Predicted 3D model of a 130-nucleotide RNA (c-di-GMP-I riboswitch aptamer) from a Gammaproteobacteria bacterium. It was read from a public genome assembly, where an Rfam model found it. The organism belongs to Gammaproteobacteria, within Bacteria. Its mean pLDDT, the model's own confidence on a scale to 100, is 77.
[in-house]
């Protein structure tokens, strides 16, 4: 290389929940399990969805701080002596009223985080055909 015979696979992936471990979270990795997949192999390149440590915006709530006012009370002083009583000073305690800085806590915004089992696009593979 030719010509015969026989011959349409051997399979692959692994939801959900479960443990283990990593993460802030979404999610991941490993193991056991199958819901289901002709790419349910790989890739974050486009739309999408998820997260929110971190960052940023500013409402609320929580306490604190400092000023005024009042409400009760103390202690000294003021009109000859006492008590009330008024009035000036200093303090406590509690209310409301405004101001002040930053904490905390919930709520809103943001991927650099994630999702390839959302689609979509790349890209490589296995069978059969032609």
């Nucleotide at each position: 290389g030719c010509g015969g015979a026989u011959u349409u696979u051997g399979g692959g992936c692994a939801a959900a929940c479960u443990c283990a471990c990593c993460g802030a979270a979404a999610g991941g990795u490993g193991a056991g399990g199958a819901c289901g997949c002709a790419a349910a192999g790989c890739c974050a390149c486009c739309g999408g969805u998820c997260u929110a440590c971190g960052g940023g915006a500013c409402u609320c709530c929580g306490g604190g701080u400092c000023g005024a006012u009042u409400g009760c009370u103390g202690c000294g002083g003021g009109a000859a002596g006492g008590c009330u009583g008024c009035u000036c000073g200093c303090g406590g305690c509690g209310a409301c009223c405004g101001g002040c800085g930053a904490c905390g806590g919930a709520a809103c915004c943001u991927a650099g985080g994630a999702c390839a089992g959302c689609g979509g696009g790349g890209u490589u593979g296995c069978c059969a055909g032609a």
Its Rfam family is "c-di-GMP-I riboswitch aptamer". Rfam describes the family as follows. GEMM was predicted in a large-scale screen for bacterial structured RNA regulatory elements.